[in-house]
RNA sequence: AUCGGGCCUUGGGGAGAGACCCAACCGGGCACCGAAGGGGCAAACCAAUGACUGGGUGCAUGCAUUGGUGAAACUCUCAGGUAGAAGGACCUCUGGCUCGAC
Numbered sequence: 001a002u003c004g005g006g007c008c009u010u011g012g013g014g015a016g017a018g019a020c021c022c023a024a025c026c027g028g029g030c031a032c033c034g035a036a037g038g039g040g041c042a043a044a045c046c047a048a049u050g051a052c053u054g055g056g057u058g059c060a061u062g063c064a065u066u067g068g069u070g071a072a073a074c075u076c077u078c079a080g081g082u083a084g085a086a087g088g089a090c091c092u093c094u095g096g097c098u099c100g101a102c
Stems, first nucleotide, its partner, number of pairs: 002101007011092003018030001020029003031082003037078001038076003044069007
């Protein structure tokens, strides 16, 4: 220098759902949304334990049970949100840092 990944940074794009109710409050109530964050799991993998009556086959890279690991825009709705603003997963641009390969 090239290629690939991660993080930070500059600008742009960026959805959903009551501008609900309560004598109106930094409080309470009902309804609703999923795209900050957080929780849950499938295949698969790993470990432990167990069974094999009759005929055939197999004698462990199989089967059963239990436990563990286990992704998402799926799911839950704890948190957050339900005019605008703000926030916003994610996509992209600018500038950098870093890891790996050759």